Predicted 3D model of a 73-nucleotide RNA (transfer RNA) from a Candidatus Woesearchaeota archaeon.
The coordinates come from a structure-prediction model, not an experiment, and the mean pLDDT is 81.
Lineage of the source: Archaea > Nanobdellati > Candidatus Woesearchaeota.

This record gives sequence, structure tokens and C1' cells, in this order.
RNA sequence: GGGCCCAUGGUCUAGUGGCUAUGACGUCGCCUUUACACGGCGAAUAUCCCCGGUUCGAGUCCGGGUGGGCCCA
Repeated sequence: GGGCCCAUGGUCUAGUGGCUAUGACGUCGCCUUUACACGGCGAAUAUCCCCGGUUCGAGUCCGGGUGGGCCCA
């Protein structure tokens, strides 16, 4: 230098253009316990990497960036 793939709460992750963005783990509060753990109930946590475009409508499609991974040279 060329090609391909990925980017969504703290972490991992689901998500055919029609939402109030899904679940698990973790965190916090309450119950339970002498206490801890387990368990039960509840809560908080994402401008969906950035900028633009298409569309009535974009996390999803298109273009350009940024970062990461793999392959080729």
C1' cells in the first nucleotide's frame, strides 16, 4: 500500500427500515440471615464510535472519517 470483518449501558450481547433499543453478568436499595453467601422483589445505567446522505421514518441502507482484528504484498 491492497482486501475482508468489527464498533450498541461498566462487561458481554440480541436487534429483516416502523419503539419506550433485548437479555445475561455486574452495581445499588429493600426482604430473607446472628452475619455472609444463595435466593426473592425493585431500581439506575446506551445521543447505538464521529460527520454527512437517502427516507415520512435509520442502531439497521449509502458515502467519508476514526479506532480495533484478520489476510495479502